[in-house]
RNA sequence: CUCUUAUCCAGAAAGGUGGAGGGACAGGCCCUGCGAAACCUUAGCAACCGAUUCCGGUUUAAAAACCGUAAUGUCAGGUGCUAAUUCCUGCUCACCCCGGCAAGUUAUCUUGCUUAGGGGAGGGAAAGAUGAGAG
Repeated sequence: CUCUUAUCCAGAAAGGUGGAGGGACAGGCCCUGCGAAACCUUAGCAACCGAUUCCGGUUUAAAAACCGUAAUGUCAGGUGCUAAUUCCUGCUCACCCCGGCAAGUUAUCUUGCUUAGGGGAGGGAAAGAUGAGAG
């Protein structure tokens, strides 16, 4: 760097160095000299990988192994993370409201359309991030 797969509405910051940017990209909206990025130290969050316990199951001659369960079992070795839902939107599908147009009808309502109108709440994808596995 590429591929596969799982997760992404929860959670968790202080200090030092540094000195102007940062939030992936684009638009928006934010953060930032009351100190950005980056690096270091310490602390914390979480439980993907890892370790481990009870019970049940599969398998076996018996084990090992594997699966499930425990209010999120317990631990915290390897990563990761510690502003805002992945900060929001981006492509697509279908729904609701307002508006516009047309037809019908006067009950000022019904039906249809809306190819670049406005708004709202959803589903899926794409992209991105992180873990695990593979190349």